[in-house]
RNA sequence: GAUAAGGGCAAACCGAUCGCAAGGUCGGGACGCAAAGCCAAGGGCCGAUUCGCACACCCACUUGAGUGUGAAUCGGUAGCCCGGUUGCCGAA
Numbered sequence: 001g002a003u004a005a006g007g008g009c010a011a012a013c014c015g016a017u018c019g020c021a022a023g024g025u026c027g028g029g030a031c032g033c034a035a036a037g038c039c040a041a042g043g044g045c046c047g048a049u050u051c052g053c054a055c056a057c058c059c060a061c062u063u064g065a066g067u068g069u070g071a072a073u074c075g076g077u078a079g080c081c082c083g084g085u086u087g088c089c090g091a092a
Stems, first nucleotide, its partner, number of pairs: 001089001008033002013028006031079001037085003042081002044077012057064001
C1' cells in the first nucleotide's frame, strides 16, 4: 500500500472437550482482518475470591443469603486501545 499475483487468518452460531467463571483448545462455519502472526508491561473491559460500604429481604439481635458498588489478590481478553517484536507479496 494497487480493483496485482499466490496464499493466510477466522466473528457470531453449532458440536466435542477443559475451566467455578470470564474464557481456552479441536472440528464445522465466515462477520470481518495487511500483521485478526507472537508478547498481558500500561490503560480499558470481563470473571472468581476476600474485605469494606449502600440498598432491599428473612429473622428478631446476630446470624443467613441477595443486588449494587469500592479496594486488594488471582485469572481472562493481542478480534478494545497503546506499546514491544518477527514477517509474505509489491505496481505507481
A computed fold for a 92-nucleotide RNA from a marine eukaryotic metagenome, annotated as c-di-GMP-I riboswitch aptamer. The RNAcentral record of the sequence draws on MGnify. Its Rfam family is "c-di-GMP-I riboswitch aptamer". Rfam describes the family as follows. GEMM was predicted in a large-scale screen for bacterial structured RNA regulatory elements. Model confidence (mean pLDDT): 84 of 100.